Predicted 3D model of an 83-nucleotide RNA (transfer RNA) from an uncultured Erysipelotrichaceae bacterium. Rfam family: tRNA. The family's RNA type in Rfam is transfer RNA.
RNA sequence: GGGGAUGUGGCGGAAUGGUAGACGCGAGGGACUUAAAAUCCCUUGGCAGCAAUGCCGUGAGGGUUCAACUCCCUCCAUCCCCA
Numbered sequence: 001g002g003g004g005a006u007g008u009g010g011c012g013g014a015a016u017g018g019u020a021g022a023c024g025c026g027a028g029g030g031a032c033u034u035a036a037a038a039u040c041c042c043u044u045g046g047c048a049g050c051a052a053u054g055c056c057g058u059g060a061g062g063g064u065u066c067a068a069c070u071c072c073c074u075c076c077a078u079c080c081c082c083a
């Protein structure tokens, strides 16, 4: 230099055009226990707010579409192959 793959909450990882984050791990709270462990229940993206609620969010920026994590273009990062 050329080609390919991947990028989603704290972490792994699903969602292949129609409520973004299922499921697991981790974390927080509770039940149980003399106390703990184990087990069970609830919660768990960010910002603002006392709350209700609102806004934002799939590496970055654009495009297509009524609607995009998903399709198209450019760029960035990581990995692999070729030279």
Stems, first nucleotide, its partner, number of pairs: 001082007010025003018066001026044006045056004059075005